[in-house]
Molecule: RNase P RNA; transfer RNA
Organism: Gammaproteobacteria bacterium
């Protein structure tokens, strides 16, 4: 200097001037207005996908069911988050990515093509029936073997058609075909044997564990699918601030329909015990649409110092930073400059996930030039 | 703001344990008929909302994301 990878921060208008909007606190007084100070989106405020805290419904209790996680250890308020390690797989490297328990528990499914798609099986194909002992007069029979024919043609060696036996080496078929290469072997073959990968198993070592090494040993336990049903292990009560809590108006304190008087019905938004309550739910029909809390001090934030590889945790100082309810944080003008993404709170964290115009910084790799 | 629900042919809808998705109406062609409806034949239309991911192989199973719909306030 060019291409790359990782992290952390900042975000776009920024400045000045006018007029506005909402809180808070102070002062006035007409009591809801005015003047002054001071604060007023994000990094994702969003998607509503995890978790959790709050609040009610029994302080939440037992079985089934349901759903949800899913290599090993950790850290947390808690997770499906993080983080550090193992396997695996990309990349030259920095470095990324990983639903990564179990089909050798059990079912189920694998279209077309193929023999055969999972208790294997034989389509083309390779070898074989002229190797042999009994037994009979010859045959028929019996034994042995993987095999001990039958027809046709030829004088004969043969050679051709059928049948019948061996065998999964080669072709074919497919996403996938019963370890995988090489010698031996053998009629042809073929874990039949062996070597050497790969696999189960059983045992040392190393490490918390996942797994990694090593030695034995088994000729292979039988293909793919659990983001298929299942089986393991863990995890989870329900339902949401429209939650809940107080006060205030108001009015037809009504009508039906369903269950039923303790074998019912609600809480209890799956079902059954079990416990509480004593009528509860749905549709017409009326009534009110007002005010306080909930509210923002919190697993808060920022520095410093110790643990720990790290996430993160401890102690100490220091700071207060929206809180509306038709819903605030805008508008207009000048100047400038990199011409302004995505997009804006609603009960509050803690992650993930998605969308984003760009600028700063730092650590790292890999090529090229020079010393 | 909280809590569910759909996206398949121009409409309206169906498609179960994953194997090249169908039905009605509309439209197009032909026949019928003097012409038109009607009625019979035929064909044609589909990225299964969008983008990954499992899988040999996805309208169907995961995940993300677009876009629509529909509930929820108290009081008697």
């Nucleotide at each position: 200097c060019c291409g790359g990878u990782c992290a952390a921060c900042c975000a776009a208008g920024a400045c000045a001037a006018u007029c506005g909007c909402u809180g808070c606190u102070g002062u006035g007084c007409u009591u809801g207005c005015a003047c002054a100070g001071g604060g007023g989106a994000g990094g994702a405020a969003a998607g509503u996908c995890c978790g959790g805290g709050c609040u009610c419904c029994a302080c939440a209790g037992g079985g089934c069911a349901a759903a949800g996680u899913g290599c090993c250890a950790g850290u947390u308020a808690a997770u499906g988050g993080c983080u550090g390690g193992g396997g695996g797989g990309c990349g030259u490297a920095a470095g990324c990515c990983u639903a990564c328990g179990g089909c050798a528990a059990g079912u189920g499914c694998c279209a077309c093509a193929g023999a055969a798609a999972a208790u294997a099986u034989a389509c083309c194909g390779c070898c074989u029936c002229g190797a042999u002992c009994u037994g009979u007069a010859a045959c028929a029979g019996g034994a042995u073997g993987a095999g001990a024919c039958u027809c046709u043609c030829g004088c004969a060696a043969g050679a051709g058609a059928g049948g019948g036996g061996g065998u999964a080496a080669g072709g074919g078929u497919g996403a996938a075909a019963u370890g995988g290469u090489g010698c031996g072997g053998u009629a042809a073959a073929a874990g039949c044997g062996c070597a050497c990968c790969g696999c189960g198993c059983u045992c040392c070592u190393g490490g918390u564990a996942a797994c990694a090494g090593g030695a034995g040993u088994g000729g292979c336990a039988g293909g793919g699918u659990a983001a298929a049903c299942c089986c393991c292990a863990c995890u989870u009560g329900g339902a949401g601030c429209a939650a809940g809590g107080c006060u205030a108006a108001a009015u037809a304190g009504g009508g039906g329909u369903a269950c039923a008087u303790u074998c019912g019905g609600u809480g209890c938004u799956g079902c059954c015990c079990g416990c509480a309550c004593u009528g509860u739910a749905c549709c017409c029909g009326g009534g009110u649409a007002a005010g306080c809390u909930g509210c923002u001090u919190g697993a808060g934030g920022u520095g410093u110092u110790g643990a720990g590889c790290g996430a993160u945790c401890a102690a100490c100082a220091u700071c207060c930073u929206a809180g509306a309810c038709g819903a605030a944080u805008g508008a207009u003008u000048g100047u400038c400059c990199a011409c302004g993404a995505c997009a804006a709170a609603a009960c509050c964290c803690g992650g993930c996930u998605u969308a984003u115009c760009g600028g700063u910084u730092g650590a790292c790799c890999g090529a090229c030039u020079u010393u | 703001g909280c809590c569910g629900g759909a996206a398949u042919a121009g409409c309206u809808c169906a498609g179960u344990c994953g194997g090249u998705a169908g039905a009605g109406c509309a439209g197009c062609u032909c026949a019928u008929u003097c012409g038109u409806a009607a009625u019979g034949a035929g064909a044609a239309g589909g990225u299964c909302g969008u983008a990954g991911g499992u899988u040999c192989g996805a309208u169907u199973c995961c995940u993300a994301u677009u876009u629509c719909c529909g509930g929820c306030a108290c009081c008697a």